[in-house]
This record gives sequence, C1' cells and structure tokens, in this order.
RNA sequence: UUGUGACAAAAGCAAACCCAUCGUAAGGUGGGGACGCAAAGCCACAGGGUCCUGAGAAGUAUCAGGAUAGCCUGGUUGCCGAA
Repeated sequence: UUGUGACAAAAGCAAACCCAUCGUAAGGUGGGGACGCAAAGCCACAGGGUCCUGAGAAGUAUCAGGAUAGCCUGGUUGCCGAA
C1' cells in the first nucleotide's frame, strides 16, 4: 500500500415512532428518539428491483414524470490495525 474485519480502541451515522414543515402521493427536511449499520459517507445521467402520480390497455403489457443509496449489484472517498 492492497485485501480484510476483532467480545480491540477512538469516532460516526440513525430505523420504527412522536412533533413541526414541504409534497396530490411515494417520500423529503428540522427536532426528539435508537432498530441497527465496517462505509447506514457520496453517486438515481451505472444496472436492476420496489413504491407513487398521470396516461393507457380492450386486456393486466406499455409510455412519461417522480421517489427510494437503511433493497441488491456497481462506482468512488474514508477511521483503526488484532488474525
């Protein structure tokens, strides 16, 4: 340095739920709160999945827009040093 992840150490993030707020909605933002997370840091113009809205279909396909990174794969950056 690369890989890697320990009943290690120092840090970090923050599910559900509640309050406020934005949005038709999915969902987002702020505060509280911790289920958990070795990337639960970032990327939605990397691919797929799921969800929402509108159209549509004469059948259950499809098209357009949006959301989700704590759904998976992928890319990229990062703390520490046991095996």
This is a predicted structure of an 83-nucleotide RNA (c-di-GMP-I riboswitch aptamer) from a Gammaproteobacteria bacterium. Its Rfam family is "c-di-GMP-I riboswitch aptamer". Rfam's curators write: GEMM was predicted in a large-scale screen for bacterial structured RNA regulatory elements. The model forms 95% of the base pairs in the Rfam consensus. The sequence was found by an Rfam model in a public genome assembly.